Transfer RNA from a Candidatus Stahliibacteriota bacterium, 74 nucleotides, folded computationally. The prediction has a mean pLDDT of 83.
[in-house]
RNA sequence: GGCGGCAUAGUCUAGCCCGGUUAGGACGUGUGGUUCUCAGCCAUGAAACCCGGGUUCAAAUCCCGGUGCCGCCA
Numbered sequence: 001g002g003c004g005g006c007a008u009a010g011u012c013u014a015g016c017c018c019g020g021u022u023a024g025g026a027c028g029u030g031u032g033g034u035u036c037u038c039a040g041c042c043a044u045g046a047a048a049c050c051c052g053g054g055u056u057c058a059a060a061u062c063c064c065g066g067u068g069c070c071g072c073c074a
Base pairs, nucleotide, nucleotide: 001073002072003071004070005069006068007067010027011026012025013024020057029045030044031043032042033041034040050066051065052064053063054062
């Protein structure tokens, strides 16, 4: 340099193929309860679509470009 894959809360991840409810789950975390305390358990809350553009009534999803990571080739 060429080709391919991946990018979603603090961490891991579903959803992307085939566009449509308020983006779901686990761990972690805040608050309250339970307990002498802690752990555990119960209730409840906060927290995410890598960046820019395009298509569309509507984009995490489709298209283009960029950035980063991984793999293959040279």
Rfam family: tRNA. About the family: Transfer RNA (tRNA) molecules are approximately 80 nucleotides in length. Rfam links the family to the GO term triplet codon-amino acid adaptor activity. The family's RNA type in Rfam is transfer RNA. Lineage of the source: Bacteria > Bacteria candidate phyla > Candidatus Stahliibacteriota.